[in-house]
Context: one part of a larger RNA
Molecule: large-subunit ribosomal RNA, domain IV
Organism: Rickettsiales bacterium
RNA sequence: CGAUCUUGAAGGAACUAGGCAAAUUACAUCCGUAACUUUGGAAUAAGGAUGACCAAUUUUAGGGCAACCUAAGGUUGGUGACACGAAAUCGGGGGUAUCGACUGUUUAAUAAAAACACAGGACUCUGCAAAGUCAAUAGACGAAGUAUAGGGUCUGACGCCUGCCCGGUGCUGGAAGAUUAAAAGGAGAAGUGCAAGCUUUGAAUUGAAGUCCCAGUAAACGGCGGCCGUAACUAUGACGGUCCUAAGGUAGCGAAAUUCCUUGUCGGGUAAGUUCCGACCUGCACGAAUGGCGUAACGAAUUCCCCACUGUCUCCAAGAUCGGCUCA
Repeated sequence: CGAUCUUGAAGGAACUAGGCAAAUUACAUCCGUAACUUUGGAAUAAGGAUGACCAAUUUUAGGGCAACCUAAGGUUGGUGACACGAAAUCGGGGGUAUCGACUGUUUAAUAAAAACACAGGACUCUGCAAAGUCAAUAGACGAAGUAUAGGGUCUGACGCCUGCCCGGUGCUGGAAGAUUAAAAGGAGAAGUGCAAGCUUUGAAUUGAAGUCCCAGUAAACGGCGGCCGUAACUAUGACGGUCCUAAGGUAGCGAAAUUCCUUGUCGGGUAAGUUCCGACCUGCACGAAUGGCGUAACGAAUUCCCCACUGUCUCCAAGAUCGGCUCA
C1' cells in the first nucleotide's frame, strides 16, 4: 500500500449518473391491518406487544390398582445478565407514474428487458390421395387426425371499444369485349425443273392462362388536406366561401418510451426541482388488432418521493487475517 472482514463520536444521502455498496429488517405467538379490486386478492400490508430461568398453584389429554408418571398449556410471585427467537439460519417498508396482463423464454462467454412466448381475439387457406412441408424419385410428416380438425399471417389476459377511404398495390370473383404463344389453316408469292414435282416463304381465319376491362375486399399492404372571411371592446370562431382528394384523423389519449422550438405555461412537492406528479393543447411528427384508452395482481424492469437505516458522505480513524514492499 492492497484484498477480505470488524467497530466507530456528532450528523444521517449532505455521497453519487443513481442509496451503487453497506446497514436496517428477519423466527414464533397474540393483537391489528388502508386505498384499490377481476371479490380471488392487495396482506407477513402497514403498525404494535410478548419470548430466558426458578418457585407456587391450576386446567386438559394419555397411562397406572394406587403412589404417581408423561405431554401441552393457564395464573401468580421471584432471579440474573448490556443483551433471553441470547449462536447459526432468517423479508427493510410505504407511496406515485411508465411499460409489459400474469407463471415462463432469451443474446453459453459485455444486454434478462419494455424484447420473445403466452391464454384470448381476428383474417385466410384446406372436403381428405386435404392444404402445407421435406425429398431427384419412391416415400414420409400433416395424422393412425377430418373444419369444435390441420396449415399460414397479424394482434396479445380482462374491461370499454376498434371510425372514414377500394383511387394505387395485393387478393378474390367475372360464360361479354380488347390483346396474346405454340399449334391448326392455307389465299397467294419466290427458287428450280421440259414437265410431274421438290424446296422456301406465307395473308385472312381458329386459338389458353395472363394482361387490359368490370366488380368486391382494409383485424389485406396501406392512406386519413389547404387557403380566405366571419359574433355589439379585444380575442376566439359555432358559421360561410373556395380549391383539391379515394377519403380528409372519429372515440380516446396528448410537451407522451412520441414535443424540434423547450428547462413550453400553470399547479403540487423542495429553502432551492432541465427529473417527477396533475393539468392545458400550439399533436415539428399520437390514434384505433403495424391495435386505441383504462386496468386489480405480478416484475432481479424503468422514473420520482417518503419512513427506517447506515462510513455513501462531512472526514476519516482504529483493529483482525492474508498478500505486497523495506530492513535484519